[in-house]
The RNA shown here (SAM riboswitch aptamer (S box leader)) has 105 nucleotides and comes from Peribacillus huizhouensis. Of the family's consensus pairs, 97% are formed in the model. NCBI's taxonomy places the organism under Bacteria, Bacillota, Caryophanales, Bacillaceae, Peribacillus.

RNA sequence: UACUUAUCAAGAGAAGCCGAGGGACUGGCCCGAUGAAGCUUCAGCAACCUCUACAACUAGUAGAAAGGUGCUAAUUCCUGCAAGCAUAUGCUUGUUAGAUAAGGG
Numbered sequence: 001u002a003c004u005u006a007u008c009a010a011g012a013g014a015a016g017c018c019g020a021g022g023g024a025c026u027g028g029c030c031c032g033a034u035g036a037a038g039c040u041u042c043a044g045c046a047a048c049c050u051c052u053a054c055a056a057c058u059a060g061u062a063g064a065a066a067g068g069u070g071c072u073a074a075u076u077c078c079u080g081c082a083a084g085c086a087u088a089u090g091c092u093u094g095u096u097a098g099a100u101a102a103g104g105g
Base pairs, nucleotide, nucleotide: 001105003103004102005101006100007099008098013042014041015040016039017038021031022030023029025080027078028077043072044071045070048068049067050064051063052062053061054060076097081094082093083092084091085090086089
């Protein structure tokens, strides 16, 4: 970097350094000098990998959190493409895109 599978309506932030951007991208709408992004430390959430018990062909159920990741404004903030329903526009569903994990190349 591309592929496969699963999940994405819940949850969880303080301090220090630094100093203007950030929320992937589009269009919106937001956050930000009462301090953005980044880095460090400590804490927390969750339970994908993992561990324990039951079960055992697989699947599955319940629990744990030492380790590998991840995450800690707003549903993935909304949206983009398609279909359906009501029609200045809205709602629902499915996809796409994106993110994360695991796997194999």